The prediction has a mean pLDDT of 75. Two RNAs folded together computationally: RNase P RNA and transfer RNA, 516 nucleotides in total. It holds a member of the Rfam family "Bacterial RNase P class A". Its family is annotated with ribonuclease P activity, tRNA processing and dimeric ribonuclease P complex in the Gene Ontology.
[in-house]
RNA sequence: GAGGGCCGACGGCCCGCCGCUCCGGGCGCGGGCGCAAGCCCGCGGCCGGGGAGGAAAGUCCGAGCUCCGCAGGACAGGGUGGUUCCUAACGGGAACCGGUUUCGCGCGCAAGCGCGGGGCCAGGGACAGCGCAACAGAAAAUACACCGCCUCCCGGCGGCUGGGCCGCCGCGGGGCAAGGGUGAAAAGGCGGGGUAAGAGCCCACCGGCGCGGCGGCGACGCCGCGGCCUGGCAAGCCCCACCCGGAGAAAGGCCAAAUGGCGGUGCGUGGGCUCCGGCCCCCACGCCGGUCCGGCUGAAGUCCCGCGAAAGCGGGAUCGCACCCAGGUAGGCCGUUCGAGGGCCGCCGUGAGGCGGCUCCCAGAGAAAUGGCGGGCUCCCCGCCGUCGCCGCAAGGCGACCGCGGGCAGACAGAACUCGGCUUAUGUCGGCCUUCCGUU
RNA sequence: GGGGAUAUAGCUCAGUUGGGAGAGCGCGUGGAUCGCACCCACGAGGUCGGGGGUUCGAGUCCCCCUAUCUCCACCA
Numbered sequence: 001g002a003g004g005g006c007c008g009a010c011g012g013c014c015c016g017c018c019g020c021u022c023c024g025g026g027c028g029c030g031g032g033c034g035c036a037a038g039c040c041c042g043c044g045g046c047c048g049g050g051g052a053g054g055a056a057a058g059u060c061c062g063a064g065c066u067c068c069g070c071a072g073g074a075c076a077g078g079g080u081g082g083u084u085c086c087u088a089a090c091g092g093g094a095a096c097c098g099g100u101u102u103c104g105c106g107c108g109c110a111a112g113c114g115c116g117g118g119g120c121c122a123g124g125g126a127c128a129g130c131g132c133a134a135c136a137g138a139a140a141a142u143a144c145a146c147c148g149c150c151u152c153c154c155g156g157c158g159g160c161u162g163g164g165c166c167g168c169c170g171c172g173g174g175g176c177a178a179g180g181g182u183g184a185a186a187a188g189g190c191g192g193g194g195u196a197a198g199a200g201c202c203c204a205c206c207g208g209c210g211c212g213g214c215g216g217c218g219a220c221g222c223c224g225c226g227g228c229c230u231g232g233c234a235a236g237c238c239c240c241a242c243c244c245g246g247a248g249a250a251a252g253g254c255c256a257a258a259u260g261g262c263g264g265u266g267c268g269u270g271g272g273c274u275c276c277g278g279c280c281c282c283c284a285c286g287c288c289g290g291u292c293c294g295g296c297u298g299a300a301g302u303c304c305c306g307c308g309a310a311a312g313c314g315g316g317a318u319c320g321c322a323c324c325c326a327g328g329u330a331g332g333c334c335g336u337u338c339g340a341g342g343g344c345c346g347c348c349g350u351g352a353g354g355c356g357g358c359u360c361c362c363a364g365a366g367a368a369a370u371g372g373c374g375g376g377c378u379c380c381c382c383g384c385c386g387u388c389g390c391c392g393c394a395a396g397g398c399g400a401c402c403g404c405g406g407g408c409a410g411a412c413a414g415a416a417c418u419c420g421g422c423u424u425a426u427g428u429c430g431g432c433c434u435u436c437c438g439u440u
Numbered sequence: 441g442g443g444g445a446u447a448u449a450g451c452u453c454a455g456u457u458g459g460g461a462g463a464g465c466g467c468g469u470g471g472a473u474c475g476c477a478c479c480c481a482c483g484a485g486g487u488c489g490g491g492g493g494u495u496c497g498a499g500u501c502c503c504c505c506u507a508u509c510u511c512c513a514c515c516a
Stems, first nucleotide, its partner, number of pairs: 001436010012377007020051006027044007053412001057423002060421005065248004072293004077244005082096005097123001098121010124239002129237002131233002146180002148176005154170007188206002191203003207229001209226007252334004261325001263324006270281004282301001286296002302317006327515003341360008379410001380407005386401006441512007450465004459496001467483005489505005
């Protein structure tokens, strides 16, 4: 000098003129209902009070509220995932634990370890089971041997040579998985001992695992001992623990209007009792979502014809339910703002937050209101003169202050039921942390 | 204000064992024909809407963003 992350505050102020919208009070006019008292609706003035955001956004979560008349069980489905706490709840927040990464300091032969600061983590389980790892590589989890290492037998060549030994090449037998290569990953790592060559084969250290003890509410941490050592992926299916009815304000409720179809399709149009008032059973559609079980409510339930000994079967009318097609109506009011609400102070708590006291009422539209003009103040941006400071050889650049001139509040952007979060967009100032570049 | 879908070649659309990006139409070249169409063969053409994450590896799995389409009363 440039950038990034997190947190906080603001995102204008004053005056004047004109113009909006809601609420309260009151006045006037008109209409309706009513015996009256009075009530309702509309219009116009007067007075008083209020009038967008940190995200109002995306609709990703959680709830309040409303409806599905009441609502059970199982399966399926969905969500969350370290521990403890906060909260109405949450997939949110706080602190802590663990892992990883980076910077600084220190210890160690090394591998690595410790302390402190910062960033990140969708952080339960891989011997409950199934599945995946292309290509490369000998081999991708009962491992096997490409380059290799060691040893023995045989054959050939050479050298030294008394016996015999050494080296190279080739075939075969045996031992090795330490070294190298491949790969994202190759069955703990480093240093040493040991071995024919090797291997935790052995030793010390680091890591992991098991057992015991101590500390902590807990996740976990520390100490001691020990056989030595049992890959990865679960934002693969899955297992475990916990939680979950579904829709959504165009929810939903009241009044008004329309309230008709030579239309089409499917299903149903029963049984018993009776003191003749009726009662009971069956039953389609429907109901807290998908499936099943269970439960609840429960429409019309009459007539005619044919066959039949009867039971019963078939068809039709009427009626009821459901769906499709075409069509009709669509105006007014409520829901609509007092809330897990805001502000200040005190106490408790590491903190998120909690408790108490005092105080305040802070939009409510219905095609969607808060705007327009003028003046001033302050912030910010651009340019210029002067002074000071820094860098530089210089030219010049940067910053601060004062003055002048201009722009003129100038990023993202507007409630539509209300809150608690998450995410995204974004200006100025301040604080904390951090990265890069340049110079010293 | 809220609910539900979609995005892959110039166009219409496939693509869940996560390991290769495809089919048809269209385009180009060649063949064939007197010539054209049909037909045959070959070929080109792709930020898989954008960004981030998981994984060795993502069109596919997860999170966020953008764009487009669609639905929201009563009446027999």